Predicted 3D model of a 99-nucleotide RNA (TPP riboswitch aptamer (THI element)) from Anaerospora hongkongensis. Taxonomically the source falls in Anaerospora (Bacteria, Negativicutes, Selenomonadales, Sporomusaceae).
[in-house]
RNA sequence: UACGAUAGCUAGGGGUGCCGAAAUGGCUGAGAGGACGUGUGUCCAACUCUUAUACCUGAUGUGGUUAGUACCACCGGAGGGAAGCUUUUAAAAUUGUAC
Numbered sequence: 001u002a003c004g005a006u007a008g009c010u011a012g013g014g015g016u017g018c019c020g021a022a023a024u025g026g027c028u029g030a031g032a033g034g035a036c037g038u039g040u041g042u043c044c045a046a047c048u049c050u051u052a053u054a055c056c057u058g059a060u061g062u063g064g065u066u067a068g069u070a071c072c073a074c075c076g077g078a079g080g081g082a083a084g085c086u087u088u089u090a091a092a093a094u095u096g097u098a099c
Base pairs, nucleotide, nucleotide: 001098002097003096004095005094006093007086008085009084010083011050012049013048014047017027018026019025033044034043035042036041055080056079057078061074062073063072064071
C1' cells in the first nucleotide's frame, strides 16, 4: 500500500411463543416486554439479523419428547427474505495474507 476478518457509523429487516382458570407460576430461548385498538393491526423498548444458521412459507407437516399448535431433529444444497461506507475530505481499534 492492497485485499480480507472482527469491529464501528448510518439506514433497514425480523420474531415476541407454548402450558395454566389465574399467579411475583412453569418450559425453551438472544429475546419471548409495554402502550393503543372491537378486530385486522400500529408504535416504542430490548434482542437479533442485513446475501444468509435473523426470519417467513410449506405447517396444527414427519419422527421423538412433553403438560404443551411449545422443545429437538428432518423437511433444507427447498422457495422467499433487509446494504452501503469504513481508518479518511466524517470517528476509532485489533488482527491475517500478499507486495